[in-house]
RNA sequence: GUAAAAGUUUUCUAGGGUUCCGUAGCUUCGUGCUGGUCUGGUCCGAGAGAAAACUCACAGCAUUGCUGUGUCACGGAAGGAUAAAAGCCUGGGAGAA
Numbered sequence: 001g002u003a004a005a006a007g008u009u010u011u012c013u014a015g016g017g018u019u020c021c022g023u024a025g026c027u028u029c030g031u032g033c034u035g036g037u038c039u040g041g042u043c044c045g046a047g048a049g050a051a052a053a054c055u056c057a058c059a060g061c062a063u064u065g066c067u068g069u070g071u072c073a074c075g076g077a078a079g080g081a082u083a084a085a086a087g088c089c090u091g092g093g094a095g096a097a
Stems, first nucleotide, its partner, number of pairs: 007054006015044002020041002022038001023035004056070006072092001074095001078090003
């Protein structure tokens, strides 16, 4: 100094908070106020977690489809979005190796 499909989407999980619901408390009993230092449902959610579909590369079959294979990944601080936070986004970034 440097390549890569290290692809896209969906569903889910670890994780995350508090708009809504629930819940706990207060209450002037008003769908009112407060609490996420409330297990939760909704919600957000992974490059370095899982699965599936599609796609791509290569190989084989033998015909434009079918089958098979596709391995690595330590990582801040800070900032940003949303109601808010986060393994979200900046970001397979800075840095380390």